[in-house]
Molecule: Bacterial RNase P class A
Organism: soil metagenome
């Protein structure tokens, strides 16, 4: 001047707020399940990428047994890992002097369909020169040459073309989903209730039908009117409410195995926040870092060091949880290497 890999990504203190989870005290709202509001101590409170949601699990549900077909997906060998398209090694191709970096890298002796421009002709093409052989004299075959092109007959190239082979693969996705549980309709199962009176049957027990007493519709009581039911228990779903939801494929340390990715033993931490209009925020002082002006010292005239003022300190932001991959970032810093 590069490469390649790590860490960190504002410190501290004071104030004033917010969200969560506890303990007191005060009060509200729901049939209930359960909540919700004031106040006050107490503890807690974003990221390396929390981001894109692009692979792959984990967990949940759904009439995934299995096979096969369609879809989709990976592709050199080996190995890691819960699992991947992801990591680690190799190995061949590419790129770069190099550290080093990139590569969807099976198969065009199965079939199709592409190969721009130039060129006769881009795969069954034959114009041009030469040379041989045939010829119905028109012409046709074969070798060999020039000339264009990345590529010219060679079983030509291209699968990030269709396809083929060989393996993997069920959808949906926490607005998944369980669980608690009103009113009204409905469902099921139990009890009431249909009188007197007229018809008609009848086995003389009663049975249909008309009829409308009670009862019910309004807390009781009367009238008036309407209806044909009522009344309990269950069980299923709505409206509400909780739960899923935060401690795990954790982190850190330290020995061993492995080139390594990672895997194992042992000790230690809870540093791992949890909203559902979404909290994690302002201000203020000291400092810490970059910039630019300016004073003042040195000075090899390149700059350095001190002070005082201004400016800025990025990228971003959890939403059920994790591995990875990509992408974004002002700046600092450490280590190997060319």
């Nucleotide at each position: 001047a590069g490469g390649c890999g790590g860490u960190c990504g504002g410190a501290u203190g004071g104030u004033c707020g917010c969200g969560c989870g506890u303990g007191g005290c005060c009060g509200g709202g729901g049939c209930a399940a359960c909540c919700c509001g004031g106040u006050u101590g107490c503890g807690u409170g974003a990221g390396g990428a929390a981001c894109g949601u692009c692979c792959g699990a984990g967990c949940u549900c759904c009439u995934c047994a299995g096979c096969g077909c369609a879809g989709g997906g990976u592709a050199g060998c080996g190995g890691g890992u819960a699992a991947c398209u992801c990591c680690c090694g190799u190995c061949c191709g590419c790129c770069g002097c190099g550290a080093g970096g990139c590569g969807a890298g099976g198969a065009c002796c199965a079939g199709u369909g592409c190969c721009a421009c130039a060129g006769u002709g881009a795969c069954g093409a034959u114009g041009c020169c030469g040379g041989c052989c045939c010829u119905u004299c028109g012409g046709g075959g074969c070798c060999g040459g020039a000339g264009u092109g990345a590529a010219a007959c060679g079983c030509g190239g291209c699968a990030a073309a269709c396809u083929c082979u060989a393996c993997c693969u069920g959808g949906a996705g926490c607005a998944a989903g369980g669980c608690c549980a009103a009113a009204u309709a409905g469902g099921a199962g139990g009890g009431c209730g249909c009188a007197a009176c007229c018809c008609g049957g009848u086995u003389c027990g009663c049975c249909g039908g008309g009829g409308g007493a009670g009862a019910g519709g309004u807390g009781c009581g009367c009238u008036g009117c309407c209806c044909a039911g009522c009344c309990c228990u269950c069980g299923g779903g709505u409206c509400g409410g909780c739960c899923g939801c935060a401690a795990g494929a954790g982190c850190c340390g330290u020995c061993g195995g492995g080139u390594a990715a990672c895997c194992g033993g042992c000790g230690g931490c809870c540093u791992c926040a949890g909203a559902u209009g979404g909290a994690u925020g302002g201000c203020c002082a000291u400092c810490c870092c970059c910039g630019g002006c300016g004073g003042c010292g040195c000075c090899a005239c390149g700059g350095c060091g001190u002070c005082g003022c201004c400016g800025g300190g990025a990228c971003a932001g959890a939403a059920c949880u994790c591995g990875g991959c990509g992408u974004a970032c002002a700046g600092a810093c450490c280590g190997c290497c060319u």